The RNA shown here (small-subunit ribosomal RNA) has 1471 nucleotides and comes from an uncultured bacterium.
The sequence is in RNAcentral, with records from ENA and SILVA.
The coordinates come from a structure-prediction model, not an experiment, and the mean pLDDT is 86.
Rfam family: Bacterial small subunit ribosomal RNA.
RNA sequence: GACGAACGCUGGCGGCGCGCUUAACACAUGCAAGUCGAGCGAGAACCGGCCCUUCGGGGCCGGGGACAGCGGCGAACGGGUGAGUAACACGUGAGUAAUCUGCCCUCGGCACCGGGAUAGCCCGGGGAAACCCGGAUUAAUACCGGAUGGCCUCUCGAGCCUGCGGGCUCGUGAGAAAAGGUAGCUUCGGCCUCCGGCCGAGGAGGAGCUCGCGGCGGAUUAGCUUGUUGGCGGGGUAAAAGCCCACCAAGGCGACGACGCGUAGCUGGUCUGAGAGGACGACCGGCCACAUUGGGACUGAGAUACGGCCCAGACUCCUACGGGAGGCAGCAGUGGGGAAUCUUGCGCAAUGGACGAAAGUCUGACGCAGCGACGCCGCGUGCGGGAGGAAGCCUUUCGGGGUGUAAACCGCUGUCACCGGGGAAGAACGUUGGUGGGAGGAAAUGCCUGCCAAGCGACGGUACUCGGGGAGGAAGCACCGGCUAACUCUGUGCCAGCAGCCGCGGUAAUACAGAGGGUGCGAGCGUUGUUCGGAAUUACUGGGCGUAAAGCGCGCGCAGGCGGCCUUUUAAGUCUCACCGUUCAAGCCCGGAGCUCAACUCCGGUCCGCGGGGGAUACUGGGAGGCUAGGGACAUGUAGGGGCGAGCGGAAUUCCGGGUGUAGCGGUGGAAUGCGUAGAGAUCCGGAAGAACACCGGGGGCGAAGGCGGCUCGCUGGGCAUGGUCCGACGCUGAGGCGCGAAAGCGUGGGGAGCGAACAGGAUUAGAUACCCUGGUAGUCCACGCCGUAAACGAUGGGCACUAGAGGCGGGGGGGAUCGGCCCUCUCCGUCUCGCAGCUAACGCGUUAAGUGCCCCGCCUGGGGAGUACGGCCGCAAGGCUGAAACUCAAAGGAAUUGACGGGGGCCCGCACAAGCGGUGGAGCAUGUGGUUUAAUUCGAAGCAACGCGAAGAACCUUACCUGGGCUUGACAUGCUAGAGAAAGUCCCGUGAAAGCGGGAGCCCUCUUCGGAGCUCUAGCACAGGUGCUGCAUGGCUGUCGUCAGCUCGUGUCGUGAGAUGUUGGGUUAAGUCCCGCAACGAGCGCAACCCCUAUCUGCUGUUGCUAACGCGUAAAGGCGAGGACUCUGCAGAGACUGCCGGUGACAAACCGGAGGAGGGUGGGGACGACGUCAAGUCAUCAUGGUCCUUACGCCCAGGGCCACACACGUGCUACAAUGGCCGGGACAAACCGCUGCGAACCCGCGAGGGGGAGCGAAUCGGAGAAACCCGGUCCAAGUUCGGAUCGCAGUCUGCAACUCGACUGCGUGAAGCCGGAAUCGCUAGUAAUCGUGGGUCAGCUACACCACGGUGAAUACGUUCCCGGGCCUUGUACACACCGCCCGUCACGCCAUGGAAGUCGGGAGCGCCCGAAGUCGCUGACCCAACCGCAAGGAGGGAGGCGCCGAAGGCGAGCUCGGUGACUGGGGCG
Repeated sequence: GACGAACGCUGGCGGCGCGCUUAACACAUGCAAGUCGAGCGAGAACCGGCCCUUCGGGGCCGGGGACAGCGGCGAACGGGUGAGUAACACGUGAGUAAUCUGCCCUCGGCACCGGGAUAGCCCGGGGAAACCCGGAUUAAUACCGGAUGGCCUCUCGAGCCUGCGGGCUCGUGAGAAAAGGUAGCUUCGGCCUCCGGCCGAGGAGGAGCUCGCGGCGGAUUAGCUUGUUGGCGGGGUAAAAGCCCACCAAGGCGACGACGCGUAGCUGGUCUGAGAGGACGACCGGCCACAUUGGGACUGAGAUACGGCCCAGACUCCUACGGGAGGCAGCAGUGGGGAAUCUUGCGCAAUGGACGAAAGUCUGACGCAGCGACGCCGCGUGCGGGAGGAAGCCUUUCGGGGUGUAAACCGCUGUCACCGGGGAAGAACGUUGGUGGGAGGAAAUGCCUGCCAAGCGACGGUACUCGGGGAGGAAGCACCGGCUAACUCUGUGCCAGCAGCCGCGGUAAUACAGAGGGUGCGAGCGUUGUUCGGAAUUACUGGGCGUAAAGCGCGCGCAGGCGGCCUUUUAAGUCUCACCGUUCAAGCCCGGAGCUCAACUCCGGUCCGCGGGGGAUACUGGGAGGCUAGGGACAUGUAGGGGCGAGCGGAAUUCCGGGUGUAGCGGUGGAAUGCGUAGAGAUCCGGAAGAACACCGGGGGCGAAGGCGGCUCGCUGGGCAUGGUCCGACGCUGAGGCGCGAAAGCGUGGGGAGCGAACAGGAUUAGAUACCCUGGUAGUCCACGCCGUAAACGAUGGGCACUAGAGGCGGGGGGGAUCGGCCCUCUCCGUCUCGCAGCUAACGCGUUAAGUGCCCCGCCUGGGGAGUACGGCCGCAAGGCUGAAACUCAAAGGAAUUGACGGGGGCCCGCACAAGCGGUGGAGCAUGUGGUUUAAUUCGAAGCAACGCGAAGAACCUUACCUGGGCUUGACAUGCUAGAGAAAGUCCCGUGAAAGCGGGAGCCCUCUUCGGAGCUCUAGCACAGGUGCUGCAUGGCUGUCGUCAGCUCGUGUCGUGAGAUGUUGGGUUAAGUCCCGCAACGAGCGCAACCCCUAUCUGCUGUUGCUAACGCGUAAAGGCGAGGACUCUGCAGAGACUGCCGGUGACAAACCGGAGGAGGGUGGGGACGACGUCAAGUCAUCAUGGUCCUUACGCCCAGGGCCACACACGUGCUACAAUGGCCGGGACAAACCGCUGCGAACCCGCGAGGGGGAGCGAAUCGGAGAAACCCGGUCCAAGUUCGGAUCGCAGUCUGCAACUCGACUGCGUGAAGCCGGAAUCGCUAGUAAUCGUGGGUCAGCUACACCACGGUGAAUACGUUCCCGGGCCUUGUACACACCGCCCGUCACGCCAUGGAAGUCGGGAGCGCCCGAAGUCGCUGACCCAACCGCAAGGAGGGAGGCGCCGAAGGCGAGCUCGGUGACUGGGGCG
């Protein structure tokens, strides 16, 4: 796109079409084939006449003509259906010298004389019926005999023609015809008209038969056939024929697909497609087949007959049970089946048909109408105006936006429908009436041909037309994630659901459902089904096979396909033609016409195919002749693990014997099993056996492949080179076929050294039915026979030709130069590497093609199922070859790319390891966390990167939690309304734990334009509020990889593309730092530097700091004058840049060393964190979308909890002591802090502290004593003079308040702990370690934390193998949520389809035998019979009956084939 459709929702009108695709299932009822009286006899009702009459009626004649009959024609057409059929059934084209043909047309000839029956009617009889029997009588265009014979048929004879069983002509003999009817006229004899009849010839149309070609599937159907193939003879037919029969012969068909099976009516055409093709065969046309199933003939021009007959079967109906009747696949209609398909209509008016002389009759053909949106086509459901735009609805960022000129409203129109009026065409012929002309004839009718008129319409009062009223009656369906045109809201929450494919849905869903809006189509719209297209996805047009599916393992070769050069012939293929025939019509296409258009219909015109004819001859083919370039033969050489057989050889291994000799050997990562004191291993000598042939040996050689390796001999295949003698296309390929064919395996018999499946033992391991070790059987070897596979690989079939090169190797030949085959060069063959063009998806291939062509073969067509099942063939078996389907998936694959990963590689970093120092893990305590507990133990953080984290301060507060008591415009913000008020606020009372609630007192606000405003309170309305949820809706901030050296871009270039290049490479660096190179050239974010601190110096600055010189002064003291030197404070500068020298390096970058310098190569430290990753962390800092709560999930208060404790973990502190503890004395910092603050001196207290209050907003005063350290003393190895937990008592301080639950002090108590298992952390220098000091938070403090400061001050780094993390390059990949990946098999469970299976049930086609209906044919026919012969008897002839052959259905039997089902069983798929 299409449809004979169906289903869902919806549905206004008309035209034209179409309408049981299923049960060829069964059918009630009606209708569908009759007609002719001009072929024939008879003849009812009725009418008339005459006669008779018992007055009921009867008879005869005439008219009339129903029903039925005889006869003729038709019924073989028309109409239906598609079962069967794979066939000369159909299509197409021929043939028929092998045929028939009623009615029709043309022509020729003829129609004479006779005869006997019979139906009907009548009578009688049988039967329920259907129907039948007998008797009598009768007609014909019914039937029969005879005559005639132009022509016809047959026999015989002759001639001519021919396509040779034929035609024509002549002759002889034999045979064979007929029917009448009607109108008119009539002198009644007949004449004439038309119709009909007979014989024959021809035509037209129709039919039979034959042949060429064409059109389904599967080979898992490969062989089929006995009337089979042919012949002779006969039968039979309209006709050829094995169509049928007897006999004879043994043929015929088949890989170009016979036979069997399945499926199917064929075609013109229809749908689709650019075409080629594919699919189909409704309606319409042609042919065929069928008519309940099967068989059969009769009649006839024609049937083997849909509405005929006979028989048999099934079924239905009637019956009086004896018998009968029936066949809608005609039109309607019914039941049934089904997803599904109509009225028991009208009419013969038209067209067509049958009959008829005609009128006419009949016609479910046909013409119309009805039903059905089933299809195609046309029309309408209104048109114009109408707001910055109503309402409603939807949405919103609350401003608005959308629906939307849409509606309302105003103006207008009138298709269709509705009502009323008018109203066709389709009709012309025949016929009838009237009237002309013509042929013919004696004339007339009839006949031919005009004119006028009459009458005839089912559809139907329809089409069409006029008028009327009035926008009035007329819109839906699907879709809106991408493909694909159309987006938002709400609901839902992996639910409900959607889905054509991909896929949506797990709380913000453009994908579900609803809504608003939109898009598409529109009386339809969707869905389903089918088919073609897209699909070059079966590839003829027009594909492929190295790696995606696909080259047979290799060869030989029959058939087949294809085939070199020249000449000639033929004209089959091929080409050509204004050629001939056919190609029906319809359809399609083109041109035109008619319905208002269109659909529809009508008119005209073409292609292609097949047959014939004429022509052409290049090519292909056939015939003939020739040639030598292909191929082959020959000669001479030549290389070689080519093959087969026989023989021989040495090395090694093992075994045996002997000698020497002693304790191990062997084996491994390390061991053990094993061997060995009964003497191994080692070593020497001798012997035996089997297998394989080191070195040479190689990118090497040979072979068709498998494959082939010591030497010699024999036999033998192939190749190559040279020569150019011969043959003369002898060639290439090769379906089947045949042969060869590694290893393993099988059979029989040998052999067996080594090796070695299975097996045993030892190890390894979680296990180890493995890898390793010790043994070891088949086997490996030989002979003969099987098997026939492989990653049988170049994953690349064979042949020929053509298309740049370079190099290596092997073999042969030539030339040059030579002593030379040393070398150079040319050439042929083989082989390997690189590579141009070209090809390829890329990888790659590239004269050995995967390039360009030709020829032939094989093979492929998504993955799994499955190389499985079944069947067949082969095999001893194992198994091989051939080779499906159901079911299932939305992929399976190839090549390449970027990453990531690897118990891959290379290079390189980092306290990563190592080296070293100190810790943790054990103890006690502190703190955080898990867990548990609890009314609550609020919440978050979760490997590194949560756990002394948010907490830089939980007794109340904080506080988010719990219990209880309270408040509701709220503790807080803004606005509005009303009221009140000196505002804010102050005081008092009651109750209460407080909050709160209730009450009271005092004071009566400010500004003002006098309206009011400000502020506060009360009542109310909007709203507040939430540490409720979602960090997976977010912003911001942060952690982490990681201070790692990376991450990118523009342009260019390369690649089909992803992408690459740059950024890789060589060096170098801490660094993508720099240099060099380079199809890249530049650039950005990072690195570094710029900033801060610190180390040196200079300048300036000198108070509160400093004090060298001078002076004053003190017990001492920068205490004072003074100084501007020093230290120091602060500010500004300088300084360091690989700058200089040497070496290394590439002359670079840079590195190494040195000098100078306070400092040296980024000096030390800090701040600073690229693109990104982890849906990392945080909704509880804050902000924020959505959502939830609203007298509570908000707010206030009291108390409690966050501090619980059988446990577990993290981080710390203090220790375990003598490098120590304690006591006494003595010394030296830095940084920081202080006014609700630091707080001196002095006094009190053992002490915490108290009193006190100077000084100080601080280089001035204070905190403030630094401690380790030094000196002296003591302790003496002990659970201690170590250690300080725990507990008791007594205190201090802060605070409203230290019970839960603070810190500190004194006295007393003195626990665990004697250096810490597995494991694990930090640190590379002013670092670790150790010592103290300060600060923030803070009333106080659980700080041992955190942040900062200085003092003392080490050890070690060989090195980069290993662990962890990281960077660059490279490699593999089946990973890409990226190795915490992916993924395999068993087992368990569920579902599904399928194979096998004892069986069992059914279908189909055949075979043999039995029975044998109807019926044709044959034989018979004693019974029966009108026509002819005969006077008769009888005969001729015919029939019934009987018999026989054949013969449907049926029966019996053994098999074949297909399918269903089947306990159990096998694997498979999905979950």